[in-house]
RNA sequence: CUUAUGAAGAGCGGCGGAGGGAACGGCCCUGUGAUGCCCGGCAACCUGCUUAUUGAGCAAGGUGCCAAUUCCGGCGGUGCAUACCGACAGAUAAG
Numbered sequence: 001c002u003u004a005u006g007a008a009g010a011g012c013g014g015c016g017g018a019g020g021g022a023a024c025g026g027c028c029c030u031g032u033g034a035u036g037c038c039c040g041g042c043a044a045c046c047u048g049c050u051u052a053u054u055g056a057g058c059a060a061g062g063u064g065c066c067a068a069u070u071c072c073g074g075c076g077g078u079g080c081a082u083a084c085c086g087a088c089a090g091a092u093a094a095g
C1' cells in the first nucleotide's frame, strides 16, 4: 500500500500493586483492586484434515481477542428530530 472484517463470543482463578479505555473532546472502568504477567477461555483470518467445492464440516499449528457497537463524537449526506447511512482515523488478518 491492497483486500476483508468489526451489534456475536470469552474466568467469582493466581501474582502484583495504580492506573486504564490509540490520540483529542466526552463519557466511563478502576483499592468491591486497574494496566501488566501467568493460567484459563473465545473466535476461526491464515493453516491442516474430511467432504467434493464460489460451498460445508472437524481440528486448533501461526496470529488475534476476552467492560461498554471500534464505548460515543469530530468530516459528509438524508431527516423537524430521536436517528440512519457513508467517509476519516485507528484495530486485526492475509498478501
Base pairs, nucleotide, nucleotide: 001095002094003093004092005091011039013038014037015036019029020028021027024073025072026071040066041065042064045062046061047059048058049057050056051055070089075086076085077084078083